[in-house]
RNA sequence: GGAAGAGUAGCCAAGGCGCGUUAAGUGUUGCGAAACGGGACGUUGUUCGCAAACGAAAGAGCGGAGAAAUCUCAGCCCUCCAAGCUCUGCGGUGCCGCGGCGCGUCCGCUCGU
Numbered sequence: 001g002g003a004a005g006a007g008u009a010g011c012c013a014a015g016g017c018g019c020g021u022u023a024a025g026u027g028u029u030g031c032g033a034a035a036c037g038g039g040a041c042g043u044u045g046u047u048c049g050c051a052a053a054c055g056a057a058a059g060a061g062c063g064g065a066g067a068a069a070u071c072u073c074a075g076c077c078c079u080c081c082a083a084g085c086u087c088u089g090c091g092g093u094g095c096c097g098c099g100g101c102g103c104g105u106c107c108g109c110u111c112g113u
Base pairs, nucleotide, nucleotide: 001113004110005109010101011100012099015096016095017094018093019091020090021089028052029051030050031049032048033047034046038107039106040105041104042103058088059087060086061085062084063081064080065079066078
C1' cells in the first nucleotide's frame, strides 16, 4: 500500500414474569435537551422533559359467617361481611431476552498478504 473482518445507539422477536381493562400505558403532533462503533464530521434511529389533541373489548366462573327450614345433613331462599381470586380475551401495554438484524466518509483496531 492493498484484501477481509469485528464492535455502538438501537430494531425485530421465540419464550418467561407482570400491569391495565374503574384506562394507566402505548401511539400522534409541537418545542427543548441528552446519549449514541476508539476519534472527527454526519445520517438514521433512541431516550428524557414540557405542552396539545386523540383515544380502547370485554366475557365466564369461584366466596366467608349466621339464621331458618328439615327425621338428619347440605344446598336453594333470607341476613350480615368481603370486593378479592381463577380462566379466556383485549392493549400499536411494562420488564427480562433464545435467536436474528444493526454506521455513510476518513482515520484507528483485528487478521492475512
Molecule: THF (Tetrahydrofolate) riboswitch aptamer